[in-house]
RNA sequence: GCCCGAUAAGAGCACACCCGGAGCGAUCCGGGGCCGCAAAACUUGAGGUCUCAUGCCGCGGGCACUUCGGCCCGCGAUGAGAUAGCUCGGUGCCGAA
Numbered sequence: 001g002c003c004c005g006a007u008a009a010g011a012g013c014a015c016a017c018c019c020g021g022a023g024c025g026a027u028c029c030g031g032g033g034c035c036g037c038a039a040a041a042c043u044u045g046a047g048g049u050c051u052c053a054u055g056c057c058g059c060g061g062g063c064a065c066u067u068c069g070g071c072c073c074g075c076g077a078u079g080a081g082a083u084a085g086c087u088c089g090g091u092g093c094c095g096a097a
Base pairs, nucleotide, nucleotide: 004095005094012037013036017032018031019030020029021028022027035085041091042090043089045088046087047086048083049082050081051080052079053078054077057076058075059074060073061072062071063070
């Protein structure tokens, strides 16, 4: 240095839930709390999941209709965001076997 991850040492963080605040929302911030975490430290590069919006897009269903043409719902797709305690990646803390 790399692999690896201990009833290690010194530290650290803080699930759910509660209170206050921000946001359309997912969620986030502060305080309390402590399920757990070898990075539960940082980072949206890729994917997953979640939220909001879109229509000049695609598919399906419904309504109405002589024709042109219209409306609603669902799914996809696109855009913007969220999630690092979802996975991979990048940076990177400790050091036994």